[in-house]
This record gives sequence, structure tokens and C1' cells, in this order.
RNA sequence: CGGUGAGGUAGAGGUGCAAGCAAGAAGAGUAGUCAGCAGGAGGAUGACAACGAGGAUUGCUGAUGAAAGGAUUGUUUGCCGAAGCGUAAUAAGGGUCAGACUUAUUAUUGCUGGUGUGCCUUUGAAUAAGAGGUACACUGUCAUGCAUGUAUUGCAUGGAGGACUACUGAUCGA
Repeated sequence: CGGUGAGGUAGAGGUGCAAGCAAGAAGAGUAGUCAGCAGGAGGAUGACAACGAGGAUUGCUGAUGAAAGGAUUGUUUGCCGAAGCGUAAUAAGGGUCAGACUUAUUAUUGCUGGUGUGCCUUUGAAUAAGAGGUACACUGUCAUGCAUGUAUUGCAUGGAGGACUACUGAUCGA
């Protein structure tokens, strides 16, 4: 001087991500409980136990009457694989077992750059919102090509966060 860029540090994307706390609204005059009337044998995912003719499940009337999860607003904290989803395993939950569901942890080097909208499925009281899939649009980044052209900007196509940018520094060659 040139090449490569292990590792480390710091950053950018933007209605950016996640968690905690407080508040009211909705949940809901719902679930449940008590009383009366009707009704007459099972009900709840399956089985067992328990409950049930001293009337179960259920329906009506009256009285009483919640909560969870989720969302919104405000605020605090941690951050930019922030985080989310899928699969598998383990533990806990409700009378027991099984299934399903929920929560937590671990693993995988599985998928997703981010946001929005529509449709379908699913969770949910919900036309709120969440999750998954799909389509479209916007946006950030890099590469290639074209144009502009000191710079830079625009357009088109494509890729993925193990990425990208900056600094540092490791290493190779002369």
C1' cells in the first nucleotide's frame, strides 16, 4: 500500500418491539347463590368417584350479584431477533385418569426485515383485539442493471436480520 473482515463497540428502519404499574369503560345485570313455580332422570369431552325422586340437567319469575383474559388512556423500564409463530420434551392447573386447553421453562441454529389493509381459519362476550395462512400496498437495507451524474437522486428486478451501516481490530500478500 492492497485484499479479506474472525471478534468487539456503537447505530439506523417506525403508527418499531416487549414487559410492569395506575385508572375508568366494556365484560354484565352475565356466571354464580337464594326462594318459588313447571318438569320428571340423568348431566358435564370419555370413564370412574361424587351429586341427584329429601327432585339433577333444563325453562320461567323474583332477590342478590362477581371475576378472569383481552383492548384503551397515561406512565416507567428494557431494547432493534427487538420480538412473534411452529415442533418436541418437562412441570403445574381443575375430584382422579386420559384427551383437549392454559401457563412456565428448555431445545431446535424450523419460519418471519418492518408496518398497514382485504379475505379465510382460530381464540374471544364482542362487528374490539390477538394468532396463523394468503393477496395487495407502503417502507427500510443490500446487490445487480439503466438513467442522471462531483455528489447524489430516480426507476426496474431480486435477496434476507447469522443481515445492514460506522468505528475498532484480527489475518493474508507485496
This is a predicted structure of a 174-nucleotide RNA (Lysine riboswitch aptamer) from Compostibacillus humi. The model forms 96% of the base pairs in the Rfam consensus. Taxonomically the source falls in Compostibacillus (Bacteria, Bacillota, Caryophanales, Bacillaceae). It matches the Rfam family "Lysine riboswitch aptamer". Gene Ontology term of the family: lysine biosynthetic process. A reference for the family is Sudarsan et al. (2003), "An mRNA structure in bacteria that controls gene expression by binding lysine", Genes Dev.